[in-house]
């Protein structure tokens, strides 16, 4: 210098003016005025996962159902995060993995192919045998057929039941042997563990699929701030049923209610307050840990609307982008710097709160690291 990898931050600025929603103070007074101060995000999105909180329930049992899935840690919790292991990709920084079990059992494997799971004889190879072939005989040879052997070779396929060489054989075959690759078992060593390494034994050679049923381990009550509580206002009942409601889906069981409960039709209200923003909070410093994250101290308060406020206009400045260039600098040139003109900022808007994940995002800034080439 070029090409990359991984993180973190930022994501329009200033002023004026007119509004909108809360808060505080003061004055009149119960609704206004004046002053002060505050008012969207990194994703507020999606509503996917986990919790806090609220209500219903909280004797128990059985069977279902759903979720998660390498190991160790972090956390309030998680399907999240960190570190590591294994497998795959990359020269590398690094990236990707719905990553328990198919050696518990059962099922499935299209098309092609003879055969698709403890398989298979289509071609081929080999033995025996029948018939034919030369004037006659027919050993050998050869052609056609029958019976049998054979998984070396060919062919099909995503996949055909280890590979190479030899022994062996009628031809062959882990049938046997040597080496190589793998698997299982045993022992030893290292590691908290996933796992890794070594030695020995067994000719053992074991296909894929669990996002198929299933098995194993762990986890799981339901509904959700339109939860829920209170105040105010209003109200008109009628018909039918007798058992109904709750306890997770079912069953057992249990509990509550008879002035009760449910269903259908009809009638009324549709305003306010609380919940509601002080919290697993933010910032800074010290500190433990490789890290995720934790501990201690100090300071701070940072939207709370309810059909939904957080906006409009003007001025100055402005990143990127598009077009152009007489002159200036570099260059042979293209072009770059620079200058001029146009234009004027990505994705996107809180609704109980928090931790994550996913998705969208113009442009800008910083850091660490890798590879290649050149120079000193």
């Nucleotide at each position: 210098a070029g090409a990359g990898a991984c993180c973190a931050c930022u994501g329009g600025a200033u002023g004026g003016u007119c509004g909108c929603c809360g808060c505080c103070u003061g004055c009149u007074u119960u609704a206004g005025c004046a002053g002060g101060g505050g008012g969207a995000g990194g994703a507020a999105c999606g509503u996917c996962c986990g919790g806090a909180c609220u209500c219903c329930a909280c004797a128990g049992g059985a069977c279902a159902c759903g979720g998660u899935g390498g190991u160790g840690g972090c956390u309030a919790a998680c399907g999240g995060c960190c570190a590591c292991c294994c497998g795959g990709g990359g020269u590398g920084a690094c990236c990707c993995g719905c990553g328990g079990g198919c050696u518990a059992g059962u099922g499935c494997c299209a098309c092609a192919g003879a055969g698709a799971a403890c398989a298979g004889a289509c071609c081929g190879c080999u033995g025996c045998u029948u018939c034919g072939c030369a004037a006659c005989c027919g050993a050998a040879g050869u052609g056609a057929g029958g019976c049998a052997g054979u998984a070396a070779g060919g062919g099909u396929g995503a996949a055909a039941c280890g590979g190479u060489g030899g022994u062996g054989u009628a031809a062959g075959a882990g049938a046997c042997c040597a080496c190589c690759a793998g698997a299982a078992g045993u022992u030893c060593a290292g590691g908290u563990g996933a796992c890794u390494g070594a030695a020995c034994u067994u000719g053992c050679u074991a296909g894929g699929u669990a996002a198929a049923c299933c098995c194993c381990a762990c986890c799981g009550g339901g509904a959700g701030c339109a939860a829920a509580a209170c105040c105010a206002a209003g109200u008109a009942g009628u018909a039918c049923a007798c058992u109904g409601g709750g306890c997770u889906g079912u069953c057992c069981g249990u509990u509550c209610a008879a002035a009760g409960u449910g269903u259908a039709c009809g009638g009324g209200u549709a305003g306010g307050u609380u919940g509601c923003u002080u919290g697993a909070c933010u910032u800074u410093g010290c500190u433990g840990g490789u890290a995720a994250c934790g501990g201690c101290a100090a300071a701070g308060c940072u939207a709370g609307a309810u059909a939904g406020a957080u906006g409009g206009c003007c001025a100055u400045c402005g990143a990127a982008a598009a077009g152009g260039c007489a002159g200036g600098c570099g260059g042979u040139a293209a072009c770059g710097c620079g200058c001029c003109u146009u234009a004027g900022a990505a994705c996107a808007g809180a609704a109980u709160c928090c931790g994550g994940c996913u998705u969208a995002u113009a442009g800008g800034u910083g850091g660490u690291c890798u590879c290649u080439u050149c120079c000193c």